[in-house]
Molecule: c-di-GMP-I riboswitch aptamer
């Protein structure tokens, strides 16, 4: 030089709670504000899983939401 482990810093997201706004609703979006995250990046026309509206004799159908449940994919810096 390159790997690995492992400490440490730079830089990254941002629960809840609160304001405003869209939605019947789950929920999104902005500000504000940290409980955490080394994927808390990205995927909801691949899977399980939550929730939510309608419907239905039936969790039965059908349209939705969630990536900070699991999964699945792709990946970063600098110093000891």
């Nucleotide at each position: 030089a390159u790997a690995a482990c492992u400490a440490u810093g730079u830089g990254g997201c941002a629960a809840a709670c609160c304001u405003g706004u869209u939605g019947u609703g789950a929920a999104g979006c902005a500000g504000g504000g940290a409980c955490g995250c080394a994927a808390a990046g990205c995927u909801a026309u691949a899977g399980g899983g939550u929730c939510u509206u309608a419907u239905u004799u039936a969790u039965u159908u059908a349209a939705g939401a969630c990536a900070g449940c699991c999964a699945g994919u792709u990946g970063c810096c600098a110093u000891g």